[in-house]
RNA sequence: GCUGCUCGCGGCGAUGGAGCUCGCCUACCGCGCGUGUGUCGCUAAUGGCUCCUAUCACACA
Numbered sequence: 001g002c003u004g005c006u007c008g009c010g011g012c013g014a015u016g017g018a019g020c021u022c023g024c025c026u027a028c029c030g031c032g033c034g035u036g037u038g039u040c041g042c043u044a045a046u047g048g049c050u051c052c053u054a055u056c057a058c059a060c061a
Stems, first nucleotide, its partner, number of pairs: 010025004016052006030042003033038001
């Protein structure tokens, strides 16, 4: 210096916050078309469940 194992803390899961849960450890940073890298198009606030906030669509008051 590299690799593996174990323990502890912590972190990560395409746009915000929190709880629970699952997976993972530099984990992670979506899709399409075109392209000597777009002033292009599309979906999404979750990894999953729930709540809140923002946004969008429809209806009612």